A computed fold for a 1519-nucleotide RNA from a soil metagenome, annotated as small-subunit ribosomal RNA.

[in-house]
RNA sequence: AGAGUUUGAUCCUGGCUCAGAAUGAACGCUGGCGGCGUGCCUAACACAUGCAAGUCGGACGAGAAAGGGGACUUCGGUUCCCGAGUAAAGUGGCGCACGGGUGAGUAACGCGUGGGUGACCUACCCUGGAAUCUGGGAUAACACUGCGAAAGUGGUGCUAAUACCGGAUACGAUCCUCCAGCGAUGGAGGAUGAAAGUCGGCCUCUCGAAGAAGCUGAUGUUCUGGGAUGGGCUCGCGUCCUAUCAGCUAGUUGGUAGGGUAAUGGCCUACCAAGGCGACGACGGGUAGCUGGUCUGAGAGGAUGAUCAGCCACACUGGCACUGGAACACGGGCCAGACUCCUACGGGAGGCAGCAGUGAGGAAUUUUGCGCAAUGGGGGCAACCCUGACGCAGCAACGCCGCGUGGGUGAAGAAGGUCUUCGGAUCGUAAAGCCCUGUCAGGUGGGAAGAAUGUCUUCAAGGUGAACAAUCUUGGGGAGUGACGGUACCACCAGAGGAAGCACCGGCUAACUCCGUGCCAGCAGCCGCGGUAAUACGGAGGGUGCGAGCGUUGUUCGGAAUCAUUGGGCGUAAAGGGCGUGCAGGCGGCUGGGUAAGUCUGAUGUGAAAGCCCGGGGCUCAACCCCGGAAGUGCAUUGGAAACUGCUCAGCUUGAGUACCGGAGAGGAUGGGGGAAUUCCCGGUGUAGAGGUGAAAUUCGUAGAGAUCGGGAGGAAUACCAGUGGCGAAGGCGCCCAUCUGGACGGAUACUGACGCUGAGACGCGAAAGCGUGGGGAGCAAACAGGAUUAGAUACCCUGGUAGUCCACGCUGUAAACGAUGAGCACUAGGUGUAGCGGGUAUUGACCCCUGCUGUGCCGCAGCUAACGCAUUAAGUGCUCCGCCUGGGGAGUACGGCCGCAAGGUUAAAACUCAAAGGAAUUGACGGGGGCCCGCACAAGCGGUGGAGCAUGUGGUUUAAUUCGACGCAACGCGAAGAACCUUACCUGGGUUUGACAUCCCCGGCCCGCCUUGGAAACAGGGUUUUCCCCUUCGGGGGACCGGGUGACAGGUGCUGCAUGGCUGUCGUCAGCUCGUGUCGUGAGAUGUUGGGUUAAGUCCCGCAACGAGCGCAACCCCUGCCUUUAGUUGCCAUCAUUCAGUUGGGCACUCUAGAGGGACUGCCGGUGUUAAACCGGAGGAAGGUGGGGACGACGUCAAGUCCUCAUGGCCUUUAUGACCAGGGCUACACACGUGCUACAAUGGCCGGUACAAAGCGCUGCGAACUCGCGAGAGGGAGCCAAUCGCAAAAAACCGGUCUCAGUUCGGAUUGGACUCUGCAACCCGAGUCCAUGAAGUCGGAAUCGCUAGUAAUCGAAGAUCAGCACGCUUCGGUGAAUACGUUCCCGGGCCUUGUACACACCGCCCGUCACACCAUGGGAGUCGAUUGCUCCAGAAGUCGCGAUCCCAACCGCAAGGAGGGUAGCGCCCAAGGAGUGAUCGGUAACUGGGGUGAAGUCGGAACAAGGUAGCCGUAGGG
Repeated sequence: AGAGUUUGAUCCUGGCUCAGAAUGAACGCUGGCGGCGUGCCUAACACAUGCAAGUCGGACGAGAAAGGGGACUUCGGUUCCCGAGUAAAGUGGCGCACGGGUGAGUAACGCGUGGGUGACCUACCCUGGAAUCUGGGAUAACACUGCGAAAGUGGUGCUAAUACCGGAUACGAUCCUCCAGCGAUGGAGGAUGAAAGUCGGCCUCUCGAAGAAGCUGAUGUUCUGGGAUGGGCUCGCGUCCUAUCAGCUAGUUGGUAGGGUAAUGGCCUACCAAGGCGACGACGGGUAGCUGGUCUGAGAGGAUGAUCAGCCACACUGGCACUGGAACACGGGCCAGACUCCUACGGGAGGCAGCAGUGAGGAAUUUUGCGCAAUGGGGGCAACCCUGACGCAGCAACGCCGCGUGGGUGAAGAAGGUCUUCGGAUCGUAAAGCCCUGUCAGGUGGGAAGAAUGUCUUCAAGGUGAACAAUCUUGGGGAGUGACGGUACCACCAGAGGAAGCACCGGCUAACUCCGUGCCAGCAGCCGCGGUAAUACGGAGGGUGCGAGCGUUGUUCGGAAUCAUUGGGCGUAAAGGGCGUGCAGGCGGCUGGGUAAGUCUGAUGUGAAAGCCCGGGGCUCAACCCCGGAAGUGCAUUGGAAACUGCUCAGCUUGAGUACCGGAGAGGAUGGGGGAAUUCCCGGUGUAGAGGUGAAAUUCGUAGAGAUCGGGAGGAAUACCAGUGGCGAAGGCGCCCAUCUGGACGGAUACUGACGCUGAGACGCGAAAGCGUGGGGAGCAAACAGGAUUAGAUACCCUGGUAGUCCACGCUGUAAACGAUGAGCACUAGGUGUAGCGGGUAUUGACCCCUGCUGUGCCGCAGCUAACGCAUUAAGUGCUCCGCCUGGGGAGUACGGCCGCAAGGUUAAAACUCAAAGGAAUUGACGGGGGCCCGCACAAGCGGUGGAGCAUGUGGUUUAAUUCGACGCAACGCGAAGAACCUUACCUGGGUUUGACAUCCCCGGCCCGCCUUGGAAACAGGGUUUUCCCCUUCGGGGGACCGGGUGACAGGUGCUGCAUGGCUGUCGUCAGCUCGUGUCGUGAGAUGUUGGGUUAAGUCCCGCAACGAGCGCAACCCCUGCCUUUAGUUGCCAUCAUUCAGUUGGGCACUCUAGAGGGACUGCCGGUGUUAAACCGGAGGAAGGUGGGGACGACGUCAAGUCCUCAUGGCCUUUAUGACCAGGGCUACACACGUGCUACAAUGGCCGGUACAAAGCGCUGCGAACUCGCGAGAGGGAGCCAAUCGCAAAAAACCGGUCUCAGUUCGGAUUGGACUCUGCAACCCGAGUCCAUGAAGUCGGAAUCGCUAGUAAUCGAAGAUCAGCACGCUUCGGUGAAUACGUUCCCGGGCCUUGUACACACCGCCCGUCACACCAUGGGAGUCGAUUGCUCCAGAAGUCGCGAUCCCAACCGCAAGGAGGGUAGCGCCCAAGGAGUGAUCGGUAACUGGGGUGAAGUCGGAACAAGGUAGCCGUAGGG
C1' cells in the first nucleotide's frame, strides 16, 4: 500500500466482498508447564444457608453459669473461694452517610472543563485564645405483675452517668439600635447563648494511718478565631437520534411581602403585572449513566465507556420523614403495593445491584476456600476487637508474556505410504542406528524475601512539672508476630524417556496430485464450483500457514475519498428547486482615524492519579511492576501587537441606482375592426355518383348528393411576410387599430454615495389535461358507435361523434416545466454570421469598409472532461450564496402531517430482495435503417421434382433381431466401389476359456496328410503314416510348426467425437484475415485495410500518418485448344507396288501417340479516363483480355461429422460385452418423406437397312472364329501379360417401311409357366432369358430443383466394387439448344455508414396480466397490552399548621395554678387505588391491497432496429 466482482473487451460511476488490528467473548477440534491479568455483557429475575459494622468497663448502673477447689451436712443440700467484675443484656459515646455492589432511572448543571459563592455548611484532625463554676429531676437495665402462639408489649416499683434540665459567668460569637464610611468594614450601647468528667503519678502546701483535698500529666468537655479536608448552591462553554414532534408554558415569567433552608432562588404561599421559551430547534418521542480512558486510524475522525480511577444515580416497587455535622440512609424507621415464609387464623417476618453459593434466563462467566501476616478502615489510652475492604489460594488456554515437547551425526536414499511417462519421483536425514544434552514435569534434600511499626523492656537526649513520680517526643539495642507455604528459589538423582495440534491449498491468498462422487451428495467471504478425468464436494498422499493453540461465529474501527473539515460531487452515471419577488441569515468596493470582540504573541493558573510516549530501575527475560520526565492540541486570567475580519466615526466613486434624449420588439391587459378558409342554411345550374382506402366497407346521394354560381349565419384560427429573427423571469407570445402598462438596450451629461449579491421559510406567477358556475360551439376530437384488418384487434386505417378545445370568474400546481447545465461578479486566443442602437473615414447620397455596446447562433485554441463534448452565452480559472445527491429494486410507494370540491399534489420511510443497476465510448452481430456491389439470387429461358409404377435411402411401425452411425442448407442411391453363407457388428440355439490373434516360460511331439465314429456344425473321440531346418565336442543345444500346462496377459464394431489426433463437410474459390514499426486514443481500440476510380479479386492506380510485410487472390502444376521439334511400333498411308482387308513391301509426309519446346503479354492501334490504373473498340492471331476445365480452400465458424477406417486418454468387461459354429435377421410393411429409373407417347413406338466415337479393362482374366439354342446361354478353344488379341454391338443419328391419337403396336408394373448363369448353397433373399399376363399412368395442387455453351437437354460406352447381383456412383465420348431487359423484389455474400437495451450476438433481448409456492409488508370490523396527558373521586404514613379533648418529672409558684411539652382530633399537601375521556407505541385478526422471490406453466407481444403505429413526459377517459 491494495485486491476481487457489472462488459465480448474498455474507461468511468457505483455498490457488494476480502486481506489488518481489536475483543469481559461464545462454539468446534486439540491441549505439557509457569508468570501476570481477567471472568453474568442475558432476568435492576427470585433467593435456602453462612459470613460482610461494630467497638469502648479509662462514661454508667447492675452482674451470671458450667466447671474446679474448700468448709458444713439431716446426704436432700447449704455456703465460701477461683471461674470473674468475665459472658450476655442495658443506659451512654463514637461509628453505622466510609468501605463494598449495581447501572434501573437520568438528555439533566447529571457529567466534563473553567469560574463564582459579598448567598453557605463542615463531626472527627491540626493550630491559637478563653473556660471547665453551681444545682436539680428522671429513666432503662433490674424486681414484681398482666396480655400474646409468636413477634412483641402494658402496668407498678428501685437506681447511675461524659444521659437530661435549671442557674451563674462571656475574651471571642450571634442579634438589635445608633454613629462614621460609596462599599468592604470600623466604633459605641443593649440583649442572648456554655460545659463532664475519667485515668495515671506524686506529697511541695491542708487534713492526715491509708487515703482524700490538692498538685501534676494524659484524655475528654464548652465557647470562640484560623487552617485543613469534605461538601451544598450557582454561572459560561461542551455533551446522541428524530421536524413523519412546530409551536410550548398558570407557579408559567417577573415584582412586592412573608415562610422555609446551612445558604441564593417560585423552593413554597398571598397579592400584583402578563410575561417567559422557540427554526442557533422550544415542546414531544426514542435511546443512553457521564468522564479519565479503551479499540481503531497516517491523521482528522469513528466506535466504545468491562476490569482500574473520578463524579452521579439506585438499593424489592412507590411515597414519607426521623436521627445526625452530613441521609431522606443497601445490611435504620413508618406507610402503601407485589411476592415469599411462619401462624394457634387473631396476627407476624423478610428484601444478596456486599462475599461465597442456589434456581431461573442464556451461546456464555468461578470456591457456600484461607487469613487479618501485609495495606487500609471503625472503636478503644492501650492491649485488642471487628473488617467477604483487602492479602492470598482454588476453578477457566478467557487474554497477554515466557519455556518445553530434544541436539549432533546418519544414504543401503531401508521398509512402508503416495504418485508414475514404470525409468523413477516424493515423504526423506525424516526413521532406524551411533554419539550427546538435561529445560519442564517426576523423585530426594535444603530453603527465603515479604516484618516493621504498634506493644513490652532497656539506654540516650529533649518537653512539661516543685519533682531524680508520672507522662510526652526523638534515636539506638533486645523480645515477639506469615494466610500464602515447605511456596519461590537452589542442589542432587534418573532418563529422550511423559508432552502437537489446528486450519488451509480455484482466484483474491502462501500451498497440487491421485481416488471416490456425477447439478447427486455437498462447498461457498465475494466471484463462483459439482451434469463421468472436479488442484473448488468427500477421502488419501504431499504441501502452506500458525503453533498450546488453531479455526468459526458475533461485534468495532480500518481499508471506505462509500457523508469527503483535512478529502467528493450534480449536461448524459444518483443529484439544479418549473420561474420570479423578497424577510431572516450568509457574504460584501476604495481611503483615513478610533477600538480590540475575532486573530496573533508572551506570562500565570489549571488540565487528579493511573494509562499512552521517553529515560531509568525491579522480578533470570518478557508480560507485569516501580521511579522520574514529557505530552495533554483545552479552559480561565492577564500583558502586548493592530496587518486582516468585526464594531464605530469621517470621506470617496469605480459597484448599484435616479434624472434627460433616442429608437427596436409576436412583452402584458382591455376594447374595436378585417379578410381568406372549413361547416351549415337558402336559392340557381346540373345528373349519378360522391367519399374513403393498401384494397374496401360503414357513410352521403334520384326526397337530387358531390361539382358549380349567388346570398346569408356562426365559431375558431390568423397563410404569405417568417428568419438557429424578436420579446419575456419562466410558463409562453404571431392579422390590423386604439387606450393603459412592465422590462431591456443605445447615447450624453448631472446627481445619490455601497444604497450591493444571494436567499431557508414566506408570497406571487406557472403549458396541456382536469374540476366548479354561467355562456359559446364552425372545425378538430378522448369516451362511444359502426366499417375494415386480424388467429383475436377492446388498437393502428376509415365513417360518424360527446365531453373538451373558445369566453368570463374561481380552483388545480403538475410536465422530457430541458440548455436534462441555479443566481451573481471577475479573469482567460480568435474567426464568422445575425438582431438592435451608436461612432469614424469617405461620399451629392446610399452601399461597401473600420470600430463600440447589448442580445442571439456556428466553428475553434488553451484549459477542463470517464468519454461524448464544453470552450468569453464555459462544462475553463476563482470568489459568494442557495438547492440537491450517496448502489439497484421495493418507491416517489405505505403510514402520518399540510393543501385540494374532487382527481390528486407535497413532504416521505421500512421490512424484504439482488451483485449488480448505470454512463460514455469500442469491436462485432443484427435491423420489416440507408448507400454501393456481386452470385443461375431473382428476372428471361430450357428441362425436371411434387401426381403414377418400380428401384433405393430414411422416419415410423413391427420383430427374438429387424446391428450401428449420419438429422435444415451441410442426414436421407449417405458410411456401403456390391448383406443368399461369409461379410455381420444384431437375434436364437449349441459348444469354448491363456483363448481366433501377439510376446515370454515349462513339458511333449515334427507339422502336415489320410481313414473313421457321434453331431446341424463348431467340436469331441479313435486309427494310420511316419519325413523338417541350423549348429555340434555327437552327449546334446537352438529355431520354425503342432499338442498340453502355469501366469503375466491377449481380446472387445463395449461407452465417451462434449477428453483427443488424423481426416472430412460447410460458410466459400466468398475476398477477405492479420502482423511489425510508427502515429492517434487514459483505454478497449483505431490508423494501415477508410476515401476517389477500377477489377473476377484487399486486382491495380491516385490520394492519405502512415511505411512495410505475411496468409489468402492471381501466377507457378495437370488436362484440353494451335504450332514447332524429337521419335516412328503394335499406330498412320500422300506417293510407288500389292491385298478381300495398311494384308504385305516401302515410307513416316499427314493423322495419332508422348516427350521437349513455342505461343497471349492489354504487347500493338484508336477512343474514354486524372498524363494513372483501367475500360471500350479494332488489327493480327488457333486462341484476347483469367481462352475452357481441374488440382489447389486464408484467419476462422458450426463443442458440425467420424472412438464402426486408423490412432489414442479415461471408464467398463475378462468361463464374457472375448472367441467358435449352425440357423435366422439387416431384404419385415397400414403409412410418411428424400433421391432416382421408366413412362404417360407421333420431335414417338415397332421392323429392316446403313454409318461415325472416346475412355477404359483383361492371366484362378478377356475370351475370337466356328457349331447348337427363339433367347439367356452352352460347346469350343485361336489369339492376347495387350496402341498388336479380346471385351466391342456404340447408341441417338441417317435411309426405308408400319402404326394414326386409342389407355393404344404408348406404358411396362404385377402375376403364372418354362428356363439360363454364378455359387457348397438362390426357400426366406440373386441376376438374366423365353412364352403368357398386361396394373397405375393421358404431363402432374400448394410448393420446389438444376442449368449461361460445347453448357442444359438427349444418346449410348467403360470402369471400380464383384463368384453372382446397379435404375446407384465415377469416368468417357456422340448429337447439341434457348435466354439474360435489368437489379425493384426473394435467398446468400462483400464494403461503407447509421441505430441498438443484442454479445449463446434477432432462432437475440424483453414487458404485463393470470395460475402455483414461499416471504416480508400496508389497510382492516375489532381485540389485547405497554407508556402517558387531562378531569374527578379517594386519601395511608408523614412534615407543617390549628389544637377548646386528654396527659405531663425538671423552670416559676407555699399552693391553686402558670410557662412549656406532648396527645386525641381537625386542616393543607400527598403515594397507592378508583372512575371517565384522550394520545402515542406495539402485538394479533376474518377479509383485502399491492410488492418481492421462485430451471423448464398460460395468454398475448408493449419496449430495444424506423421494433414493424418513432419513443418518452404530464394529464384525462376507456379496456
The RNAcentral record of the sequence draws on SILVA. Rfam family: Bacterial small subunit ribosomal RNA.